RNA sequence: UGUGUUUCAGGGCAAACCAGUGGAAACGCUGGGACGCAAAGCCACGGGUCUACGGGCGGGUCCUCGCCUAUGACAGCCGGGUUGCCGCA
Repeated sequence: UGUGUUUCAGGGCAAACCAGUGGAAACGCUGGGACGCAAAGCCACGGGUCUACGGGCGGGUCCUCGCCUAUGACAGCCGGGUUGCCGCA
């Protein structure tokens, strides 16, 4: 540097779901739990997806309702960047 051959050793992470907790929500965190993962380590840079407190527009029976909007979120959606264990070459 390339590669991941049922994969070897030491191990690592932890989906759904449950409990607690933060948040308007998406979702996060902690514990339990394992569907899976060789970057399922890290970074929202490009695409994508989710949410809409606030804001904008419109409606309205004056209770609120609809649409739009990321500044929010997802790295276990894809690409990119970056660091790295083991085996093999």

Predicted 3D model of an 89-nucleotide RNA (c-di-GMP-I riboswitch aptamer) from Alicyclobacillus sp. The model forms 95% of the base pairs in the Rfam consensus. NCBI's taxonomy places the organism under Bacteria, Bacillati, Bacillota, Bacilli, Alicyclobacillus.